[in-house]
RNA sequence: GGUCGACAAAGGCGAACCCGUCGCGAGGCGGGGACGCAAAACCCACGGGCCUCGUCGUAGAUCACCGAGGCGGCCGGGUCUCCGAA
Numbered sequence: 001g002g003u004c005g006a007c008a009a010a011g012g013c014g015a016a017c018c019c020g021u022c023g024c025g026a027g028g029c030g031g032g033g034a035c036g037c038a039a040a041a042c043c044c045a046c047g048g049g050c051c052u053c054g055u056c057g058u059a060g061a062u063c064a065c066c067g068a069g070g071c072g073g074c075c076g077g078g079u080c081u082c083c084g085a086a
Base pairs, nucleotide, nucleotide: 004084005083012037013036017032018031019030020029021028022027035073041079042078043077046076047075048074049071050070051069052068053067054066
């Protein structure tokens, strides 16, 4: 240094829900709050998955294609990173 991840140490992040706010919406942001997380830090450039919205016509719904968005705490993947037991 790498791999790896402790009934170790110091810390960090912050699900659901509530309040406020932005958005048609999925969701985002701030505060409260902790289900959990060894990357639950960053990235949607790339591959997959899920979710939202979309003209006209139509009584309405659903599916598919296409377009535009959202989720990194759904993964693959990339980058950075505390500690040092086995």
A computed fold for an 86-nucleotide RNA from Rubrobacter sp., annotated as c-di-GMP-I riboswitch aptamer. Model confidence (mean pLDDT): 84 of 100. The sequence was found by an Rfam model in a public genome assembly. The model forms 89% of the base pairs in the Rfam consensus. NCBI's taxonomy places the organism under Bacteria, Actinomycetota, Rubrobacterales, Rubrobacteraceae, Rubrobacter.